[in-house]
Context: one part of a larger RNA
């Protein structure tokens, strides 16, 4: 670069927003920039390939034509692209009328538990393990009742469920707030798809600042078990979990499967809607959205297996891969308080 390719063999970027380009629905005029057809000039000379000459042939040499796949300029075509233009309504938006839901964010409140303080009541144990044992108690524990404080997390509901772009989200109300679905018109009229870069959001842990710390607990002691036990098991028990603001930017951020269109057998469950049949009730029927299950429908696939929520069939746009190791190392550079993150080699080696 030309290829093959990314679900597990390398390889889909964690995720969206969107600039740059890239690609784009349906008609009809119209240009003629790509496109395509034909004139012409120019494509140095040798090489090469043709028809001939020259050296006795030949190699090698002359000469003409060819080729020089390019470009330029004219003249022509108007199917596709792509530019003007007018028009449409399927694609995308808006308006409305419902509709679901653990979707953000803030505030206020609740009940159970656990702890620990305080009081009754009561006495020798409690704990803990495989078995002890450190530990807690006769300064009244542990059990059991009232009665406070104080953090964090919501049992049942609960579902193969639901929501959100991912990460993620689960008590109860109130505000405020994004998205999604479902009918029925009407509006706009290609407003669209996809993104290099760049901005944003991004579990946990980690880092600042200044709160709060119930319990669980890296680090830490101590008991134990061992041949040791810098462990697994027990007792305790600090940062941290938690809040506020800021940073960090990573994961096996997984469906290991980019994003959008469309198109191609079925059956079953179930969520949220709408039309319908029904005694208007169970229950169906059809159909729009969403979550799954099962398939030797076809088809793909190395096999697993995917299979209208594709890994089928095709098109556009975008990240990545190209033998193991060395190595996500080093060096440079952006960025971060740090820790570290992005990007990201090569000698050697097999």
């Nucleotide at each position: 670069c030309u290829g093959g390719g990314c679900g597990u063999a390398a390889a889909g970027a964690g995720a969206g927003c969107g600039u740059a380009g890239g690609c784009g629905g349906a008609a009809g005029c119209u240009u003629a920039a790509g496109u395509c057809g034909g004139a012409u000039g120019u494509u140095u000379a040798a090489u090469u390939u043709c028809a001939g000459g020259g050296c006795c042939c030949a190699a090698c040499u002359c000469u003409g034509a060819a080729c020089u796949u390019g470009c330029g300029u004219c003249c022509g075509a108007a199917a596709c692209u792509g530019g003007g233009u007018u028009u449409c309504u399927u694609g995308a938006a808006u308006a409305u009328a419902g509709g679901a839901g653990a979707g953000g964010u803030g505030g206020a409140u609740g009940g159970a538990a656990u702890u620990c303080c305080c009081g009754g009541u009561g006495u020798a144990g409690c704990g803990g393990u495989g078995g002890a044992a450190u530990g807690c108690g006769u300064a009244g524990a542990g059990a059991u009742c009232g009665g406070g404080a104080g953090g964090a997390a919501c049992a049942c509901c609960a579902g193969u469920u639901g929501c959100g772009a991912a990460g993620g989200c689960g008590a109860u109300c109130c505000a405020c707030u994004g998205g999604c679905c479902u009918g029925a018109u009407a509006u706009u009229g290609a407003c669209g798809c996809u993104g290099a870069g760049g901005c944003u959001c991004g579990a946990a842990a980690g880092c600042g600042u200044g709160g709060g710390g119930a319990g669980c607990g890296a680090a830490c002691a101590g008991g134990a078990u061992u041949a040791g036990a810098u462990a697994c098991c027990c007792u305790g028990g600090u940062a941290g979990u938690c809040c506020a603001c800021g940073c960090c930017g990573u994961a096996a951020u997984c469906u290991a499967u980019g994003a959008a269109u469309a198109c191609u057998a079925g059956g079953u469950g179930u969520c949220g809607g709408g039309c319908u049949g029904g005694u208007u009730a169970a229950c169906g029927g059809c159909u729009c959205g969403g979550c799954a299950c099962u398939g030797c429908a076809a088809g793909c696939u190395a096999a697993c297996g995917c299979g209208u929520u594709a890994a089928g069939u095709a098109u556009u746009c975008c990240g990545c891969c190209u033998g193991g190791g060395g190595a996500g190392u080093a060096c440079g550079c952006u960025c971060g308080c740090a820790a570290g993150a992005g990007u990201g080699a090569a000698a050697c080696u097999c």